[in-house]
This is a predicted structure of a 477-nucleotide part of an RNA (large-subunit ribosomal RNA, domain I) from a Planctomycetota bacterium. The coordinates come from a structure-prediction model, not an experiment, and the mean pLDDT is 82. The organism belongs to Planctomycetota, within Bacteria. It matches the Rfam family "Bacterial large subunit ribosomal RNA". Its family is annotated with ribosome and structural constituent of ribosome in the Gene Ontology.
Context: one part of a larger RNA
RNA sequence: GGCGCACGGUGGAUGUCUUGGCGUCCAGAGGCGAAGAAGGACGUGGGAACCUGCGAAAAGCUCAGGCGAGUCGGUAACCAGACAGUGACCCUGAGAUCUCCGAAUGGGGCAACCCGCCCGCAAGGGCAUCUUGUCCUGAAUGCAUAGGGGCAAGAAGCGAACCCAGGGAAGUGAAACAUCUCAGUACCUGGAGGAAAGGAAAGCAACAGCGACUCCGCGAGUAGCGGCGAGCGAAAGCGGAUAAACCAGCAAGCGAGUGAAGUGCUUGGAAUAGGCACCGAAGAAGGUGAAAGUCCUGUAACCGCGAACUGGGGAGCCUUAAAGUAAGCUCGGGCUCGUGAAACCCGGGUUGAAUAUGGGGGGUCCACCCUCCAAGGCUAAGUACUCCUGGACGACCGAUAGUGAACCAGUAAGGCGACUGAAUGAUGACAAGCACCGCGACGAGCGGGGUGAAAGAGUACCUGAAACCGUGCGCUU
Repeated sequence: GGCGCACGGUGGAUGUCUUGGCGUCCAGAGGCGAAGAAGGACGUGGGAACCUGCGAAAAGCUCAGGCGAGUCGGUAACCAGACAGUGACCCUGAGAUCUCCGAAUGGGGCAACCCGCCCGCAAGGGCAUCUUGUCCUGAAUGCAUAGGGGCAAGAAGCGAACCCAGGGAAGUGAAACAUCUCAGUACCUGGAGGAAAGGAAAGCAACAGCGACUCCGCGAGUAGCGGCGAGCGAAAGCGGAUAAACCAGCAAGCGAGUGAAGUGCUUGGAAUAGGCACCGAAGAAGGUGAAAGUCCUGUAACCGCGAACUGGGGAGCCUUAAAGUAAGCUCGGGCUCGUGAAACCCGGGUUGAAUAUGGGGGGUCCACCCUCCAAGGCUAAGUACUCCUGGACGACCGAUAGUGAACCAGUAAGGCGACUGAAUGAUGACAAGCACCGCGACGAGCGGGGUGAAAGAGUACCUGAAACCGUGCGCUU
């Protein structure tokens, strides 16, 4: 030095667990803001670092209701001092206060700062911009108008997705590439609502008829479109969803309400285990010193509240009745339709009707026939979404997983910046967190001792694998 055995150290895998996540369903809510939001800065406690709460009235003030014995938030104890059956703390509702920044709005500004003016003794209040309305005033210029001024109301900013509108790519595919595709997608902008949009036929259809719109299934990858390439891709029709007002009724739901039934035996540190009993319209679940229907919180059921639910019912409206409109031409856009025989719908330009004895459409166009009534407006439900609240559930995860974040995380840290972005869970039933003694540097650490069921559970704490490092013994070179 090697191999083996034994015992350790180191390390933190594994097992078990779950405070946190993920997803689905149901219900709620679908907004907040000049009455100053969202988000922050700075303060605020007797001693106070951070979190939480709150705002110079500052872990709080007032009122009403509830509860009923303790309380003065958390890490997190301690000291000091208080409050409370004259009902504290806590919970629900309403109100008061609410610094400074922030749309930020008196002016400025390098956000949380600086500097003003007016009224008022003070406390306090007011002073931005735009739009609309109204009143006054008022040029060139006679009437007017522009402009100026006063007053009042409104707006603004934030917010996850969903929605509508205005703009609008490219990578890509076509095995290259230009029409085409990707795609009216991503993205930008404006606007709105709890939904939005659409909507009561100048519709479809086909000689039979239907009867607003929206959404789903079929129709159908069909009819079509297409360098007829890649690829794109309907509609009619059929089947469903839904349908206000009004009438009747209770189920669901919600609530700080009531809510059954065990032990004295055995083991053990501890009973929820074993034994023997009991309840059950309650054997869902969580907690409790092991594994609890009967210990606690609950659960079933009942009670109260309630009318959004269920059943019935039944169906669109309004008035001013639409002209530089309809339509033609031209140039574009949208439809399955890439200009095609290209109708229909929308827009720029241009020309420019009729008035129900009229007009539009039925895929060039014409006739017949059928159908509808444009150029005004409103309209619930069915549908889409989830920043947010509550409940239930999961052949979802279980700490390198699950959110980036179970832990004071969008933190620490990195970057001029835009931005990027971690790691860290578990003593024990209870701190009972080792009094006292010894060695030691008035250490660290260790040995006794004590606590505990256990300390080889000692805050580097459950279990404690491997790599790696040792000690002893055996064999061997």